[in-house]
Molecule: transfer RNA
Organism: Candidatus Jorgensenbacteria bacterium GW2011_GWA1_48_11
RNA sequence: GCCGGCAUAGCUCAGUGGCAGAGCGAGGGACUCAUAAGCCCUAGGUCGCAGGUUCAAUCCCUGCUGCCGGCA
Numbered sequence: 001g002c003c004g005g006c007a008u009a010g011c012u013c014a015g016u017g018g019c020a021g022a023g024c025g026a027g028g029g030a031c032u033c034a035u036a037a038g039c040c041c042u043a044g045g046u047c048g049c050a051g052g053u054u055c056a057a058u059c060c061c062u063g064c065u066g067c068c069g070g071c072a
Stems, first nucleotide, its partner, number of pairs: 001071007010024004018055001026042004048064005
């Protein structure tokens, strides 16, 4: 230099056009003499950045940034 993959909650990841979710973690509740486990609830997101397409974009297209891999 060329090609490809990934970027979504604190962490690991789903979601592939129609109001963004799970597990773990955090906070609270109930239970218990008390603690743990298990149970219930809550908070937490400019979906990497900027444009474009569309009635509508996390999702499709382009560019950029970062990380990973391949070729040279």